[in-house]
RNA sequence: GAAGCGGACCGGGUGAUCGCCGGCCGCCGCUCGCGCGGUGGCGGGAGGAAAGUCCGGGCUCCACAGGGUGCGAUGGUGGGUAACGCCCACCGGCCGCGAGGCCAGGGACAGUGCCACAGAAAGCAAACCGCCACCGGUCCUCCGCCCCUCGCGGGCGGCGGCCGACGGUAAGGGUGAAACGGUGAGGUAAGAGCUCACCAGCAGGCCGGGUGACCGGUCUGGCUCGGCAAACCCCAUCGGGAGCAAGGCCAAGCAGGAAGAAGUUCGGCCCUUCGGGACCGGCGCGGGGCGUCCCGUCCCGCAUCAGCUUCCGGGUCGGCUGCUGGAGGCGGCGGGCAACCGCCGUCCUAGAGAAAUGAUCGCCUCUCCGGCCCGUCUGCGGACGCGGCCGGGGACAGAACCCGGCUUACAGGUCCGCUUCAGCC
Numbered sequence: 001g002a003a004g005c006g007g008a009c010c011g012g013g014u015g016a017u018c019g020c021c022g023g024c025c026g027c028c029g030c031u032c033g034c035g036c037g038g039u040g041g042c043g044g045g046a047g048g049a050a051a052g053u054c055c056g057g058g059c060u061c062c063a064c065a066g067g068g069u070g071c072g073a074u075g076g077u078g079g080g081u082a083a084c085g086c087c088c089a090c091c092g093g094c095c096g097c098g099a100g101g102c103c104a105g106g107g108a109c110a111g112u113g114c115c116a117c118a119g120a121a122a123g124c125a126a127a128c129c130g131c132c133a134c135c136g137g138u139c140c141u142c143c144g145c146c147c148c149u150c151g152c153g154g155g156c157g158g159c160g161g162c163c164g165a166c167g168g169u170a171a172g173g174g175u176g177a178a179a180c181g182g183u184g185a186g187g188u189a190a191g192a193g194c195u196c197a198c199c200a201g202c203a204g205g206c207c208g209g210g211u212g213a214c215c216g217g218u219c220u221g222g223c224u225c226g227g228c229a230a231a232c233c234c235c236a237u238c239g240g241g242a243g244c245a246a247g248g249c250c251a252a253g254c255a256g257g258a259a260g261a262a263g264u265u266c267g268g269c270c271c272u273u274c275g276g277g278a279c280c281g282g283c284g285c286g287g288g289g290c291g292u293c294c295c296g297u298c299c300c301g302c303a304u305c306a307g308c309u310u311c312c313g314g315g316u317c318g319g320c321u322g323c324u325g326g327a328g329g330c331g332g333c334g335g336g337c338a339a340c341c342g343c344c345g346u347c348c349u350a351g352a353g354a355a356a357u358g359a360u361c362g363c364c365u366c367u368c369c370g371g372c373c374c375g376u377c378u379g380c381g382g383a384c385g386c387g388g389c390c391g392g393g394g395a396c397a398g399a400a401c402c403c404g405g406c407u408u409a410c411a412g413g414u415c416c417g418c419u420u421c422a423g424c425c
Stems, first nucleotide, its partner, number of pairs: 001421010012364007020045002023042008047396001051407002054405005059243004071239005076090005091105001092103004106234002111232002113228003128173002130169003135164005142158006181199006200224002202221008247321004256312005263283002266281003270277002284302007328347008366394008374385004
């Protein structure tokens, strides 16, 4: 320098103006009020994923003797943690030259099921081509024997070729993701773990190492009858349900329940079922307005259906709370390979409720695109640039009770460690 692997991090900065959410303080008005409204000042106001809502926990309410079944999730070992399906370390398998990456990684002699296409055959047996023995037919070049009319004649048998039937075989060919271990020798009609040696695998025993998964060694057994459980299933472990629209408090209106209240034997007029009733006025009682108060004056009401006043229980609209200081951030020291844990110091950092955190302008910075200028090279077409100026663009995405994770999205950029290759010293 090129190509990669692993990890950590940033996600524009700054100033002005105008707004938004919530906090504190001051002033003004209303008010019994630390309450409401207005106004001013000060300081605060999204993310690495706030997202998906996929796991786990806190918190809240409901349910709950114990056991089994069902359902769901998980599945190597050891650790971390509040917990996890997360994280760390290790083991095993696969991939990569390597740094490293990936793996739901228990059980396939409990049972059921599936294995496309191709292929003879895909699970317990089977045989397409091929190879081989035996039998039958045929051919008569070759070999042997016999007959003869002595012809290059005829017959029989053997070896061999071809065809067929019945068997043997699983070495070889061919198919497939996968075909019943591999290589060599013996053996055989041909073959075959049929036998033997070595290798690979499996099962069992013993020895050694490790907390363990597991690893190493050795002996025995021809044992060598496939794969799939993110197919049903079996085994083990874990899991009660719902969620801040949880839950708690206050409580208009309407409906329900209870209690309470002073009217009138006065006058007028009308109606009448002749009991009484409506209206107006007087007097009385209660409440309210004007008024500092008495007096005065004005308005309303005087009920047992309705309405009024007070109270009660539940509770709608609405309001308050839960609400953000927490398994918290940062720094140091210590323990641990690590995840993580302990101690000390320090900091406080959004709490809205249909939902605020924004907009405009200036300067600066990074990067990309386009245009013009400048410079260098030129084969005169153009190419290049730590260059200058102008214009334009810069992601994914928005807290909603709070945490720990996972997953997914993301313009552009920074840093650290490591690997392979090449060059130079």
The prediction has a mean pLDDT of 76. A computed fold for a 425-nucleotide RNA from a Planctomycetia bacterium, annotated as Bacterial RNase P class A. The organism belongs to Planctomycetia, within Bacteria. The model forms 95% of the base pairs in the Rfam consensus. It was read from a public genome assembly, where an Rfam model found it.